[in-house]
Molecule: transfer RNA
Organism: uncultured Ruminobacter sp.
């Protein structure tokens, strides 16, 4: 240097134009239940700005494009990985 494959909450990792911040599991709060605990069972939990709260608004690596509508398609770019010289 060329070719593929890949980047999504605190981590695995589904999703592949429209219901979607986006299942599910894991860790993590709060109850339940128990002398206590583990287990199990219920609730509930991303970030970041604003804001006293309620609530708002951006964010699916990063930026541009296409579309009424992108996490999802294009295309540059950055990292990761596997192969080729």
């Nucleotide at each position: 240097g060329g070719a593929c494959a890949g980047g999504u909450g605190g981590c695995a990792g589904a999703g592949c134009g429209g219901c979607u911040g986006a299942a599910u599991g894991c860790a993590c709060c709060g109850g339940a239940u128990u002398c206590g605990a583990a287990a199990u069972c219920c609730g509930g939990c991303a970030a970041c700005g604003c804001g006293c709260a309620a609530g708002c608004g951006u964010u699916c690596a990063u930026g541009a494009g296409u579309u009424c509508a992108a996490a999802u398609c294009u295309c540059a770019u950055c990292c990761u990985g596997u192969c080729c010289g």